[in-house]
RNA sequence: CGGGUCGAGAGGCGCUGCAACGGACGCGAGUCCGCCACGCUCGACCCGGUAGACGUGCAGCAAGGGCGCCUCCGAUCA
Numbered sequence: 001c002g003g004g005u006c007g008a009g010a011g012g013c014g015c016u017g018c019a020a021c022g023g024a025c026g027c028g029a030g031u032c033c034g035c036c037a038c039g040c041u042c043g044a045c046c047c048g049g050u051a052g053a054c055g056u057g058c059a060g061c062a063a064g065g066g067c068g069c070c071u072c073c074g075a076u077c078a
Base pairs, nucleotide, nucleotide: 001048002047003046004045005044006043007042008041009040010071011070012069013068014067015066018039021034022033023032024031025030038064
């Protein structure tokens, strides 16, 4: 750095719909239909790659997430 697993980021309803995914069609580019608003970030662990390397410990742990509405929590004002 990439991939995966688990956990966390208070919770819910409705709407639209890009990507991904599924189906059909097409030589192909792609088109249509369906589904779809944690696909993001952080932490721990596993696997792979790369680089580095004398080793160890402490502390901290958030910020975002289309539109509308609601619940909950905290603060402030009236």

This is a predicted structure of a 78-nucleotide RNA (SAH (S-adenosyl-L-homocysteine) riboswitch aptamer) from Pseudonocardia cypriaca.
NCBI's taxonomy places the organism under Bacteria, Bacillati, Actinomycetes, Pseudonocardiales, Pseudonocardia.
Its Rfam family is "SAH (S-adenosyl-L-homocysteine) riboswitch aptamer". The literature on the family includes a 2008 paper in Mol Cell by Wang et al., "Riboswitches that sense S-adenosylhomocysteine and activate genes involved in coenzyme recycling".
The RNAcentral record of the sequence draws on Rfam.